[in-house]
RNA sequence: AUGAAGGCGGCGGGAGAGACCCGGCGGCCGACCUCGCCGGGCGCCGAAGGAGCAAAGCCUUGGGGCUGAAACUCUCAGGCAAAAACACCGCUGCCGGACG
Numbered sequence: 001a002u003g004a005a006g007g008c009g010g011c012g013g014g015a016g017a018g019a020c021c022c023g024g025c026g027g028c029c030g031a032c033c034u035c036g037c038c039g040g041g042c043g044c045c046g047a048a049g050g051a052g053c054a055a056a057g058c059c060u061u062g063g064g065g066c067u068g069a070a071a072c073u074c075u076c077a078g079g080c081a082a083a084a085a086c087a088c089c090g091c092u093g094c095c096g097g098a099c100g
Base pairs, nucleotide, nucleotide: 006095007094008093009092010091011090012089013088018042020041021040022039023038024037025036026035027034043080044079045078049076050074051073052072056067057066058065059064
């Protein structure tokens, strides 16, 4: 001096599924409507997180055991108007210091 893997941040993009039903409390209000919160109920979504394993590899005389990915699967958590969150992608700043 070049600045890989990886990590953190900023900006932009970013899907899915009931603005469901019942009850209670509160706000507004003459009342209705409507908004928020709590509890219960049924139905759904998968792209925070979490969990599971195929091929293959290793160990074993064998049976078996261990490692083993995901956007797949599960749906614990989370979510089902908007908002927030969100895997992932692009740009960017910092840390880092592989390679030469």
Molecule: Glycine riboswitch aptamer
Organism: Candidatus Fermentithermobacillaceae bacterium